[in-house]
The part of an RNA shown here (small-subunit ribosomal RNA, central domain) has 349 nucleotides and comes from Formicincola oecophyllae. The source organism's lineage runs through Bacteria, Pseudomonadati, Pseudomonadota, Acetobacteraceae and Formicincola.
Context: one part of a larger RNA
RNA sequence: CUGGGCGUAAAGGGCGCGUAGGCGGUUCGAACAGUCAGAUGUGAAAUCCCUAGGCUCAACCUAGGAACUGCAUUUGAUACGUUAGAACUAGAGUCCGAGAGAGGAUUAUGGAAUUCCCAGUGUAGAGGUGAAAUUCGUAGAUAUUGGGAAGAACACCAGUUGCGAAGGCGAUAAUCUGGCUCGGUACUGACGCUGAGGCGCGAAAGCGUGGGGAGCAAACAGGAUUAGAUACCCUGGUAGUCCACGCUGUAAACGAUGUGUGCUGGAUGUUGGAAAGCUUAGCUUUUCAGUGUCGGAGCUAACGCGUUAAGCACACCGCCUGGGGAGUACGGUCGCAAGACUGAAACUC
Numbered sequence: 001c002u003g004g005g006c007g008u009a010a011a012g013g014g015c016g017c018g019u020a021g022g023c024g025g026u027u028c029g030a031a032c033a034g035u036c037a038g039a040u041g042u043g044a045a046a047u048c049c050c051u052a053g054g055c056u057c058a059a060c061c062u063a064g065g066a067a068c069u070g071c072a073u074u075u076g077a078u079a080c081g082u083u084a085g086a087a088c089u090a091g092a093g094u095c096c097g098a099g100a101g102a103g104g105a106u107u108a109u110g111g112a113a114u115u116c117c118c119a120g121u122g123u124a125g126a127g128g129u130g131a132a133a134u135u136c137g138u139a140g141a142u143a144u145u146g147g148g149a150a151g152a153a154c155a156c157c158a159g160u161u162g163c164g165a166a167g168g169c170g171a172u173a174a175u176c177u178g179g180c181u182c183g184g185u186a187c188u189g190a191c192g193c194u195g196a197g198g199c200g201c202g203a204a205a206g207c208g209u210g211g212g213g214a215g216c217a218a219a220c221a222g223g224a225u226u227a228g229a230u231a232c233c234c235u236g237g238u239a240g241u242c243c244a245c246g247c248u249g250u251a252a253a254c255g256a257u258g259u260g261u262g263c264u265g266g267a268u269g270u271u272g273g274a275a276a277g278c279u280u281a282g283c284u285u286u287u288c289a290g291u292g293u294c295g296g297a298g299c300u301a302a303c304g305c306g307u308u309a310a311g312c313a314c315a316c317c318g319c320c321u322g323g324g325g326a327g328u329a330c331g332g333u334c335g336c337a338a339g340a341c342u343g344a345a346a347c348u349c
Stems, first nucleotide, its partner, number of pairs: 004320003007303002012317001014201004021194003025088004030083002034080001035077008049065006091191001092188003095184005103177007110154001114150008125136002162169002206247006215241002220236004258316006266294013298305002322349003331342004
């Protein structure tokens, strides 16, 4: 160097864009640094290997051969690959016509509920629990009616539904805006795939500044429970949860399954298109793109996966190499901090 792996045993980067690099469709002719073949030179001797021989054998020694798998020069070959050129359209993209959507951002609006405030009715309880108590209430609570205020979240629709690269996204309307799918096949003509570094996005919690604060609720206080109860239950309750801007950069960031492409039996739902047919509130068949279930071959240690592969292959990246020590120490980079990233060893089993 080659050789093994990564759903659950150690192992897929949280996700994307993309630099270098790696890899790259069909046809034609050309060149030949890679590649392949031949020749020549060289590849010291010893060693190794083979065959003989010499020490009584062996080790050892001697001779011959082979080998030294390499390098250089040269002559050729041109399938592959490379280089430059010409052409193509099946990859990729553009255009035209349609379509679906909780994709993103901003602004405005709405109703139910909750809490609080004011007023009316009304009177002794209300809350809460396994049972209670703390708590609220004759200074009029709870209940109920009318009015007002505030903040947050959007019941039903709602669905293994849809959209998004992932995180994630759910009232309504408008504006701005990204992506996707189907049909046409008009255009470009390999413009592609992956992607070390890099850049960006990235739930919740947390941090900074300024707002906001209804409900909920770490911390905290009290009441219970208990042997104790720094808990589970109850009554309160502050950060926080919300908004703007900035930071943090982590999650069981999960499908515990990297991205892309091609190939390989079926059955049955469902979402969005398209086409054809028919007995037309629609149905049937075909087809494309998604999303589920069940299963064949095959794979798998088994569980299971099974055209949405964990099957059969290729390209590129990331990662793993016994448990603990340890995602620790040290150093470095980043951060306001919390900490994040990178990441050992001694020792021990």